The part of an RNA shown here (large-subunit ribosomal RNA, domain II) has 787 nucleotides and comes from a microbial mat metagenome. Rfam family: Eukaryotic large subunit ribosomal RNA. For this family Rfam cites "Crystal structure of the ribosome at 5.5 A resolution" (Yusupov et al., Science, 2001). The family has 88 seed sequences and 107,465 matches in Rfam 15.1.
Context: one part of a larger RNA
RNA sequence: CGCUCCGGCGACUCUGCCGCUGUGCGCACUGACCCGUCUUGAAACACGGACCAAGGAGUCCAACAUGCGUGCGAGUAGGAGGGUGCACACCCCACUGCGCAACGAAAGUGAACCUGUCAAGCAGGGCCGCGUCGAGCGAGCUCAGCAGGCAUGUUGGGACCCGAAAGAUGGUGAACUAUGCUUGGGAAUGGCGAAGCCAGGGGAAACUCUGGUGGAGGCUUGUAGAGAUACUGACGUGCAAAUCGUUCUUCUAACCUGAGUAUAGGGGCGAAAGACUAAUCGAACCAUCUAGUAGCUGGUUCCCUCCGAAAUUUCCCUCAGGAUAGCUGGCGCCAUGCAGUUGUGCCGGGUAAAGCGAAUGACUAGAGGCAGGGAGUUGUAACAACUUUCACCUAUUCUCAAACUUUGAAUCGGCACGAAAGGGGAGUUGCUUCGCUGAACUCCCCUGCGAAUGCAGGCGCCAAGUGGGCCAUUUUUGGUAAGCAGAACUGGCGACGAGGGCUGAACCUAGGGCGAGGUUAAGGCGACUAAUUGGCCGCUCAUCAGACCCCAGAAAAGGCGUUAGUUCAUUUAGACAGUAGGACGGUGGCCAUGGAAGUCGGAACCCGCUAAGGAGUGUGUAACAACUCACCUACCGAAUGGACUAGCCCUGAAAAUGGAUGUCGCUAAGCAGCCAGCCGAUACCUCGCUGUGCGUCUUGUCUGGACGCACAGGUAGGAGGGCGUGAGGGCCGCGGCGAAGUGCGCGUGAGAACGCGUGUGGAGCGACCUUCAGUGCAGAUCUUGGU
Numbered sequence: 001c002g003c004u005c006c007g008g009c010g011a012c013u014c015u016g017c018c019g020c021u022g023u024g025c026g027c028a029c030u031g032a033c034c035c036g037u038c039u040u041g042a043a044a045c046a047c048g049g050a051c052c053a054a055g056g057a058g059u060c061c062a063a064c065a066u067g068c069g070u071g072c073g074a075g076u077a078g079g080a081g082g083g084u085g086c087a088c089a090c091c092c093c094a095c096u097g098c099g100c101a102a103c104g105a106a107a108g109u110g111a112a113c114c115u116g117u118c119a120a121g122c123a124g125g126g127c128c129g130c131g132u133c134g135a136g137c138g139a140g141c142u143c144a145g146c147a148g149g150c151a152u153g154u155u156g157g158g159a160c161c162c163g164a165a166a167g168a169u170g171g172u173g174a175a176c177u178a179u180g181c182u183u184g185g186g187a188a189u190g191g192c193g194a195a196g197c198c199a200g201g202g203g204a205a206a207c208u209c210u211g212g213u214g215g216a217g218g219c220u221u222g223u224a225g226a227g228a229u230a231c232u233g234a235c236g237u238g239c240a241a242a243u244c245g246u247u248c249u250u251c252u253a254a255c256c257u258g259a260g261u262a263u264a265g266g267g268g269c270g271a272a273a274g275a276c277u278a279a280u281c282g283a284a285c286c287a288u289c290u291a292g293u294a295g296c297u298g299g300u301u302c303c304c305u306c307c308g309a310a311a312u313u314u315c316c317c318u319c320a321g322g323a324u325a326g327c328u329g330g331c332g333c334c335a336u337g338c339a340g341u342u343g344u345g346c347c348g349g350g351u352a353a354a355g356c357g358a359a360u361g362a363c364u365a366g367a368g369g370c371a372g373g374g375a376g377u378u379g380u381a382a383c384a385a386c387u388u389u390c391a392c393c394u395a396u397u398c399u400c401a402a403a404c405u406u407u408g409a410a411u412c413g414g415c416a417c418g419a420a421a422g423g424g425g426a427g428u429u430g431c432u433u434c435g436c437u438g439a440a441c442u443c444c445c446c447u448g449c450g451a452a453u454g455c456a457g458g459c460g461c462c463a464a465g466u467g468g469g470c471c472a473u474u475u476u477u478g479g480u481a482a483g484c485a486g487a488a489c490u491g492g493c494g495a496c497g498a499g500g501g502c503u504g505a506a507c508c509u510a511g512g513g514c515g516a517g518g519u520u521a522a523g524g525c526g527a528c529u530a531a532u533u534g535g536c537c538g539c540u541c542a543u544c545a546g547a548c549c550c551c552a553g554a555a556a557a558g559g560c561g562u563u564a565g566u567u568c569a570u571u572u573a574g575a576c577a578g579u580a581g582g583a584c585g586g587u588g589g590c591c592a593u594g595g596a597a598g599u600c601g602g603a604a605c606c607c608g609c610u611a612a613g614g615a616g617u618g619u620g621u622a623a624c625a626a627c628u629c630a631c632c633u634a635c636c637g638a639a640u641g642g643a644c645u646a647g648c649c650c651u652g653a654a655a656a657u658g659g660a661u662g663u664c665g666c667u668a669a670g671c672a673g674c675c676a677g678c679c680g681a682u683a684c685c686u687c688g689c690u691g692u693g694c695g696u697c698u699u700g701u702c703u704g705g706a707c708g709c710a711c712a713g714g715u716a717g718g719a720g721g722g723c724g725u726g727a728g729g730g731c732c733g734c735g736g737c738g739a740a741g742u743g744c745g746c747g748u749g750a751g752a753a754c755g756c757g758u759g760u761g762g763a764g765c766g767a768c769c770u771u772c773a774g775u776g777c778a779g780a781u782c783u784u785g786g787u
Base pairs, nucleotide, nucleotide: 034049035048036047037046050787051786052785053784054783055782060157061156062155063154064153065152066151067150068149070147071146072145075098076097077096078095081092082091083090102109103108160299161298163296167289168288169287170286171285172284178263179262180261181260182259183258184257185256186255190220191219192217196213197212198211199210200209201208202207225250226249227248230246231245233244234243265281267277268276302722303721304720305719306718307717312325314323315322316321326466327465328463329462330461331460332459333458334457336456337455338454339453341452342451343417344416345415346414347413348412353407354405355404360401361400362399365396367394368393369392372390373389374388375387376386377385378384421447422446423445424444425443426442427441428440429439431438469493470492471491472490474488475487476486477485478484498509499508500507513689514688515687516686517685518684519683523679524678525677526664527663528662532676534675535674536673538671539670546666557651558650559649561648562647563646564645565644566643567642568641569640570639578635579634580633581632582631584608585607586606590602591601614629618627619626690712691711692710693709694708695707696706697705698704723776725773726772727771728770729769730768732766733765734764741760742759743758744757745756746755747754748753
């Protein structure tokens, strides 16, 4: 030094297991209906939406308004022309726009405000004093516009995008089809048998008969052809954007058909169907006006933060729309009170209630009354009497009123609760008074904030959306009523989540920045399901029990089911119930009846004897009879009967897929009451963090820092601050040692998004400042392509 073997260490590769994390898939539990849209309301049996990529909708110009910012400023901007050669810059400047002054048709006149006085004064002039004004000069102040930019809005323009039915102009079409004309072409076989003609017969003749011949006809059977009735057959992503099969119509005629030619769009053509006019016809097709218009439908693209509606007023050829006011946002200005509250004081009122032996109007019942009207009885009759009725009068009685009221709330509305006041003093005045009397005003002095609670207030400019509403308690109009229609006050839903009500726009609780812990609300505590099969006292048994606002079903009327009451009777002088006995006489009462004796019917309904017994409660008879009841008594020995009230339960209570206290089930886990504990929200309390607004302090500055308070749901809509895309300029960078793009993973941010690692990829890319915009997609029966 090489090789081999053993051990240790290290590197690399491979592999197993474990932990954490990402992604995909599966299973289990809890919550959870599909987005977009119009809508009061959508998960909707309302519409659009299979999926993916790319494209896809408030733009630009002009005018005006307002705000912000910039330049110059009584000017400002453009600027022909010129210096001076240029659509460079600079300078001069005619002219023009707007501004610097308005009013008036114009001639024309022409800008500060307030006050007093006018013959007891006014005006002018001179002189003196004081104050003031003042050309000019100087300083300062005041009067503001013009032009460009940005944002928002309005209007005109295609005017955010897509979409009509229509209208107009100029053309192209009669190869399909409609009709005419010209010129061609086409069409079996039978049947019937017109005219004419022939032969024979008859007849005086006219003529006629028979048999033939003949071959007429919008005649007939039926083929080709042409058509298209039925099967409502086949087919129905077909053979076919109208076909096939069988059947059917016509078939010498108004027939069928070729070619040529004529007629053209408010025009043609039409045996007429609004048929046809090139798969199009109640007005063809093509191009253009034209991106026509649409108060209508649909769609309209990134994030966060702050505020946040209206569905009402008035007007409109207005009712699916606008304008106007309101509600709302943004931007400003001012500086001291303000209020959807309570209290106190002073006012306003005629609704609720009440009233009707108070007015008005309505309305029931008797009583009393007399002069009245009607009817009747007695009576010859009577302004005679009586009966009755109506009206009236008187004192009462019953019941009522949006358009009745003496009375009269609650709630509501107005004003006040102090310095701009109160008191005192002085003064001015042509007002007022007999009067420096008063009134008003001016000045000076004094009095120190005169209910509570809360913290905000006042005034402008510009502008969006809205102008379909709906629900609940209470009040209220129409209506038989309605999940009906119309109003008022307030609160909600709309625009809104959370806990509860099984479910749920609106009910109950309660409002919500992001987290953690605790406590409650509504509502619950047998299981589902977190929390007492908790306690106490009643009620209820259902062959259809019951079980919690809105709310998802029941009434009148009944029940000797049971419970709790009210009231009136009966009862130890013995009730009620039960058993037993009596239940008589005048008398078969009178009338009526064929009959009627308690009991068909009518009127009446006494007397006697009794403890008691109806001129009779039912059964019964043709009528009697017989039985029974009321009534009385005996036995028995303590409560009994009637009429009502209201708790639970029951009846009343029948429907069509099988069904719902939420389900199971429960005898309480039902109904009613009381008590205790517990569960239970984004509510309340405590703590941490974020943002917005305001404030204090700090700081040389800052977009800084510290601290405090309040707030932070949100559709339409407004505002602010950001993220991302393409391009230009400036200033810096990255890249073959690997740019963009892209798969996977990690990280940052509240988010739009951004950064990093690694793989792929193979040539460009980016930060910051600034400018410009064809700048962000899930939807439009969107467009094109793909699956």
Background: The coordinates come from a structure-prediction model, not an experiment, and the mean pLDDT is 80.